[in-house]
RNA sequence: GCCGGUGUAGCUUAGUGGUAAAGCAAUGCUUUCGUAAAGCAAAGAGCGACAGUCCGAUUCUGUCCACCGGCU
Numbered sequence: 001g002c003c004g005g006u007g008u009a010g011c012u013u014a015g016u017g018g019u020a021a022a023g024c025a026a027u028g029c030u031u032u033c034g035u036a037a038a039g040c041a042a043a044g045a046g047c048g049a050c051a052g053u054c055c056g057a058u059u060c061u062g063u064c065c066a067c068c069g070g071c072u
Base pairs, nucleotide, nucleotide: 001071002070003069004068005067006066007065010024011023012022013021018055027041028040029039030038048064049063050062051061052060
């Protein structure tokens, strides 16, 4: 330098054109003499950045950024 993949909550993942789901963690409550475990509740991200297409983009397209891999 070229090619490909990945980027979504504190962490691990799902999702796929119609305003994002779950597990763990953390918080509160119940239970207990107390802790753990268990149960319940509430909350937490607008999806790497910027543009484009579209009535509508996390999803499609382009460029860039970061990481990973391959070729040279």

Notes
Transfer RNA from Microgenomates group bacterium Gr01-1014_7, 72 nucleotides, folded computationally. The sequence was found in a public genome assembly. NCBI's taxonomy places the organism under Bacteria, Bacteria candidate phyla. It matches the Rfam family "tRNA". The family's RNA type in Rfam is transfer RNA. The coordinates come from a structure-prediction model, not an experiment, and the mean pLDDT is 83.